A computed fold for a 113-nucleotide RNA from a Deltaproteobacteria bacterium, annotated as SAM riboswitch aptamer (S box leader).

RNA sequence: UCUUUAUUCAGAGUGGUUGAGGGACAGGCCCUGCGACACCACAGCAACCGAUCCGUUUUGUACGGAUGCCAGGUGCUAAUUCCUGCUCCGGUCUUUCCGGGGAAAAAUGAGGA
Numbered sequence: 001u002c003u004u005u006a007u008u009c010a011g012a013g014u015g016g017u018u019g020a021g022g023g024a025c026a027g028g029c030c031c032u033g034c035g036a037c038a039c040c041a042c043a044g045c046a047a048c049c050g051a052u053c054c055g056u057u058u059u060g061u062a063c064g065g066a067u068g069c070c071a072g073g074u075g076c077u078a079a080u081u082c083c084u085g086c087u088c089c090g091g092u093c094u095u096u097c098c099g100g101g102g103a104a105a106a107a108u109g110a111g112g113a
Stems, first nucleotide, its partner, number of pairs: 001113008013042005021031003025085004043077003048073002050070001051067006081105001086102006
């Protein structure tokens, strides 16, 4: 990098260095010299993987559940993935707006190439 699969309306910030951008892309809207992004330190959140325990069992370490006082591997800590994007349905009575479903894209975990 490509691919398979699961999840995405919950949750969790302070300090230091630096100094102008950032929120993937486009449009919107927002954050930002009362210091963005990034990096570092410490703290925290969560529970995907791992670990421990329990249950089920077609016995395949398969499925389900519990534990973070569990010194492990990742991830995350503005806004629902900030909103919309393509498509379908309903309402509004139409170049619009509102509600809902699905897809695409993106992010993260785990597996594969």
Its Rfam family is "SAM riboswitch aptamer (S box leader)". Rfam links the family to the GO term regulation of gene expression.
The coordinates come from a structure-prediction model, not an experiment, and the mean pLDDT is 85.